[in-house]
RNA sequence: GAGGAAACUCUGGAGAAUCCCAUUGAAUUGGGUGCCGAAGGGGCAAGGCUAAACGGCCGAAACUCUCAGGCAAAAGGACAGAGAUGAUAAC
Numbered sequence: 001g002a003g004g005a006a007a008c009u010c011u012g013g014a015g016a017a018u019c020c021c022a023u024u025g026a027a028u029u030g031g032g033u034g035c036c037g038a039a040g041g042g043g044c045a046a047g048g049c050u051a052a053a054c055g056g057c058c059g060a061a062a063c064u065c066u067c068a069g070g071c072a073a074a075a076g077g078a079c080a081g082a083g084a085u086g087a088u089a090a091c
Base pairs, nucleotide, nucleotide: 001091008083009082010081011080012079017033019032020031021030022029034071035070036069040067041065042064043063047058048057049056050055
């Protein structure tokens, strides 16, 4: 030189009750019922490791669970684009 991890800034960004009862200055707080998956977290297929065997361990997602979170707006938001910055390694 090249490369582009993590974090940062900007932009876009889905789903599901503005439900019911009580309460509050207030979606404030408590309870109830029904839902959603795209913060986070749990589960596992192929495959790998191990073991004489049964078995054990590792093992991805937008799949799955719905613990957490969420179901007007705002906020948050996986992910994507751009910006600035820039670690390790190959070359």
A computed fold for a 91-nucleotide RNA, annotated as Glycine riboswitch aptamer. Model confidence (mean pLDDT): 80 of 100. It was read from a public genome assembly, where an Rfam model found it.